This is a predicted structure of a 70-nucleotide RNA (transfer RNA). The coordinates come from a structure-prediction model, not an experiment, and the mean pLDDT is 81. The gene name in the source record is tRNA-Thr. RNAcentral holds the sequence, with entries from ENA. Rfam family: tRNA. Rfam describes the family as follows. Transfer RNA (tRNA) molecules are approximately 80 nucleotides in length.
RNA sequence: GCAAUGAUAGCUCAGCGCCAGAGCGCCGACCUUGUAAGUCGGAUGUCGAAGGUUAAACCCCUUCUCACUG
Numbered sequence: 001g002c003a004a005u006g007a008u009a010g011c012u013c014a015g016c017g018c019c020a021g022a023g024c025g026c027c028g029a030c031c032u033u034g035u036a037a038g039u040c041g042g043a044u045g046u047c048g049a050a051g052g053u054u055a056a057a058c059c060c061c062u063u064c065u066c067a068c069u070g
Stems, first nucleotide, its partner, number of pairs: 002070002005067003010024004026042005048064005
């Protein structure tokens, strides 16, 4: 230098162009002598950045950044 893959919640990851989600974690309540476990409820995000296409973009296109592989 070229090519491929990836970047989404604190962590690990989903996500047919039409409401941004799950598990774990965190907070609160119940339960318990107390903790853990369990039950119920709650808070979460510039979807790596900037443009473009579209009525509508995490999703399609372009460029850039970072990580990893060849």